[in-house]
């Protein structure tokens, strides 16, 4: 120097720009002598950081930052 990637404690969806969603996990209840496992509920500082552009940005522009690969 290139090329991809950054969404919740972790893995990760999101359609042509139009409510941020699941999974596991956490809690709490139900069962059970009691754990588990299973069933019902909840909670979630979640869009990497800073401009733009839009009635609207997780997505589109610009600039960073941090991670993988790959040239030299």
């Nucleotide at each position: 120097g290139g090329c991809c990637c950054a969404u919740a404690g972790c893995u990760u969806a999101a359609u042509u720009g139009g409510u941020a969603g699941a999974g596991c996990g956490c809690c709490g209840g139900c069962c059970u002598c009691a754990u588990a496992a299973g069933c019902c509920g909840g909670a979630g500082u979640g869009u990497c950081c800073g401009g733009g552009u839009u009635c609207g940005a997780g997505u589109c522009c610009c600039g960073g930052u941090g991670g993988u690969c790959c040239c030299a």
The RNA shown here (transfer RNA) has 72 nucleotides and comes from Streptomyces sp. H39-S7.
The coordinates come from a structure-prediction model, not an experiment, and the mean pLDDT is 80.
Its Rfam family is "tRNA". The family's RNA type in Rfam is transfer RNA.
The sequence is in RNAcentral, with records from ENA.
Lineage of the source: Bacteria > Actinomycetota > Actinomycetes > Streptomycetaceae > Streptomyces.